[in-house]
RNA sequence: CGAAGGAGCCGAUGCGGUCGCUCCCCGGCGACGGGGAGAGGAAAGUCCGGACUCCUACGGGCAGCAGGCUCGCCAACGGCGAGGCGCGGCGACGCGACGGAAAGUGCAACAGAGAGUAGACCGCCGAGGCCCGCGAGGGCCGCGGUAAGGGUGAAAGGGUGCGGUAAGAGCGCACCGCCCGGCCGGCGACGGUUCGGGGCACGGCAAACCCCCUGCGGAGCAAGACCGAAUAGGGGAGCGCGAUGCGGGCCGCCCGUCCCGCGAUCGGCGCGCGAGCGCCGGAGCGCUUCCGGGUAGGUUGCUGGAGGCCGGCGGCAACGCCGGCUCGAGAGGAAUGACCGCGACCCGGCGCGAGCCGGGGGACAGAAUCCGGCUUACCGGCUCCUUCGACCG
Numbered sequence: 001c002g003a004a005g006g007a008g009c010c011g012a013u014g015c016g017g018u019c020g021c022u023c024c025c026c027g028g029c030g031a032c033g034g035g036g037a038g039a040g041g042a043a044a045g046u047c048c049g050g051a052c053u054c055c056u057a058c059g060g061g062c063a064g065c066a067g068g069c070u071c072g073c074c075a076a077c078g079g080c081g082a083g084g085c086g087c088g089g090c091g092a093c094g095c096g097a098c099g100g101a102a103a104g105u106g107c108a109a110c111a112g113a114g115a116g117u118a119g120a121c122c123g124c125c126g127a128g129g130c131c132c133g134c135g136a137g138g139g140c141c142g143c144g145g146u147a148a149g150g151g152u153g154a155a156a157g158g159g160u161g162c163g164g165u166a167a168g169a170g171c172g173c174a175c176c177g178c179c180c181g182g183c184c185g186g187c188g189a190c191g192g193u194u195c196g197g198g199g200c201a202c203g204g205c206a207a208a209c210c211c212c213c214u215g216c217g218g219a220g221c222a223a224g225a226c227c228g229a230a231u232a233g234g235g236g237a238g239c240g241c242g243a244u245g246c247g248g249g250c251c252g253c254c255c256g257u258c259c260c261g262c263g264a265u266c267g268g269c270g271c272g273c274g275a276g277c278g279c280c281g282g283a284g285c286g287c288u289u290c291c292g293g294g295u296a297g298g299u300u301g302c303u304g305g306a307g308g309c310c311g312g313c314g315g316c317a318a319c320g321c322c323g324g325c326u327c328g329a330g331a332g333g334a335a336u337g338a339c340c341g342c343g344a345c346c347c348g349g350c351g352c353g354a355g356c357c358g359g360g361g362g363a364c365a366g367a368a369u370c371c372g373g374c375u376u377a378c379c380g381g382c383u384c385c386u387u388c389g390a391c392c393g
Stems, first nucleotide, its partner, number of pairs: 001389010013343007021038007040364001044375002047373005052220004064216005069083005084098001085096004099211002104209002106205002121150002123146004128141005158176006177200001178198004182193004224300004234291008245262005266281006307326008345360006
């Protein structure tokens, strides 16, 4: 210098001013005035985990769902850190649903002879029969052997070599690989092995059912709590009215008819010789008043918390402990906006130069109970570390 890999950061660029919006504080009876604070790294998707709240008297299980190498971290997690193994890359490094297929069931299209208790299509080998040829030999047929070679397939039951054989084959042997056991290292996943045993069995798929282990009750701040009208409706009390009456069907008002229900023509007490009179009860209606429920609306939950920053210590790290400092939106149809000036930055032009003139602000997006993660989106730019290659000293 080139090409890459990893980690992280900024993200309306700073300051000032004018107008406007939300919340808080102060002054004022009030109108209003003054001061202060006011979006993000993802506030997003709502995917995962929690805090908090309500529901279930309490607890357990089945089913269902989710997770799945190991150890650690964390309030918890499907997150994070460190490591193991596998795959990719020359490398820095990246990626991985990565428990069990010797518990059982099942699946494997097409091709192929055969797809799992392997398998004879071609080839190779053996003995036999027939045919051709003077002969050497060749051809055909079925039978048997054979997993070395060919062929099919995503996948064909260890590899290389020597021996062996009719040809072959872990059939035997050596080496490599594999399995079981022991030993060594590691908390562990796992690794190593010059030790012992075994010719080698146990092919693949669990993102098929299934088995094993672990976790999970449900709903969500529109949770929940408090205050609470007007109108309508429910209940109680008091007063008044109250009998061919009242209510309902029946409607904004009035009336009639019909139907249904309730209550009367009555009951009780007192007075009177008596006719009778008086009081109370009685379906319901009206007025007044009280009680309770719900709605509108208001208040709360509501932002000080697994909080932020700095330092020290422990740990490879995630993270933990200790000390100090600090408080940074809280709306509810939902505020956080617009403009101007100056500086810095970038682009273009001019100038030997200091500099001058003109132009520019771009991305994704926008809090809604809060927190920890993951994922996705993003104009432009910056910092640090590492790898490979080339060149120079």

Notes:
This is a predicted structure of a 393-nucleotide RNA (Bacterial RNase P class A) from a Thermoanaerobaculia bacterium. The RNAcentral record of the sequence draws on ENA. It matches the Rfam family "Bacterial RNase P class A". Rfam links the family to the GO terms dimeric ribonuclease P complex, tRNA processing and ribonuclease P activity. The coordinates come from a structure-prediction model, not an experiment, and the mean pLDDT is 78. The gene name in the source record is rnpB.